[in-house]
Order: sequence, then structure tokens, then C1' cells
RNA sequence: UUCGGAUAAAGGCAAAACCACCGAAAGGUGGUGACGCAAAGUCACCGGUCUAACGAGCAAUGUUGCUCUACGACAGCGGGACCGCCCGA
Repeated sequence: UUCGGAUAAAGGCAAAACCACCGAAAGGUGGUGACGCAAAGUCACCGGUCUAACGAGCAAUGUUGCUCUACGACAGCGGGACCGCCCGA
């Protein structure tokens, strides 16, 4: 340096749920908590998924509903890029 491994040692992260806050929402932040994770470390580049405020269209006729759409989000969906502990080859 590359490949493989997690059962060893030292550790790390933190699902759901609850509380508070931010947000139109998806979701995010903090605390509690652990479903799990050998990259569940970082990054929206590619695909995918979620939301639909703004915007557009349609309907309704009293101001609401429906459809489309990220500039929003998800890194614990997959690929990719970068960094990285231990052991073995």
C1' cells in the first nucleotide's frame, strides 16, 4: 500500500419511542434511550426514495380540494469520492 476479517483488545456511532426547539412538510438539532452498524466517519457527484412551501394547471364557488413540480430532505437505500482503529495475508 492492497485485499480479507470482526469472534480478540481498545473503543466508536446510535434505530424506534418520549420530551423541548426549528421547519409548510419531509426532516433536522439537543437530551433520554439502544434496533442495530466493520466505516451507521465525512461528502448530495450518479441512481433511488420522501415532502410540496413557492410556482403552474384543473375543479369548486366561497376560499377549499386535486394533479404536476425541488430550489427542500434522506449518507442507517444503493453506487461513487475522501479520511480512518485493530488483526491476518

The prediction has a mean pLDDT of 85. This is a predicted structure of an 89-nucleotide RNA (c-di-GMP-I riboswitch aptamer) from a Woeseiaceae bacterium. The model forms 100% of the base pairs in the Rfam consensus.